The prediction has a mean pLDDT of 83.
A computed fold for a 104-nucleotide RNA from a soil metagenome, annotated as c-di-GMP-I riboswitch aptamer.
The RNAcentral record of the sequence draws on MGnify.

[in-house]
């Protein structure tokens, strides 16, 4: 070296998920580790938590009688909206494990 093999983005279909995404069909952009490994960087997502809060609810002082609105204040707290992995990629980079075939 060759031959023989392997793996399968996008798309599309189904499933599970709040999501990123992951599975399995299909199907090849790619891949020499496109194999594991998410404890390091990056980058994605944000159910649920936090924080804020327009609208709404409660309550509470005042309003030199009364009560109500309106306003004020304390609380709650839904949408928006911010923050943040414990959730995601190894087919984003770096580190690690561990491997097929191989003439002369």
């Nucleotide at each position: 070296a060759a031959a023989g093999g392997g793996c399968a983005a996008a798309a599309c279909c189904g499933u599970c998920g709040a999501a990123a995404g992951a599975c399995g069909g299909c199907g090849a952009c790619g891949c020499a580790a496109a194999g594991c490994c998410a404890u390091g960087g990056a980058c994605c997502u944000u159910c649920g938590c936090u924080c804020u809060c327009u609208g709404g609810g409660a309550c509470g002082a005042a309003c030199g009688c009364c009560a109500a609105a309106c306003g004020c204040g304390u609380c709650c707290g839904u949408a928006c909206g911010a923050g943040a992995a414990a959730g995601g990629u190894c087919g984003c980079c770096u580190g690690g494990c561990u491997g097929c075939c191989g003439a002369a």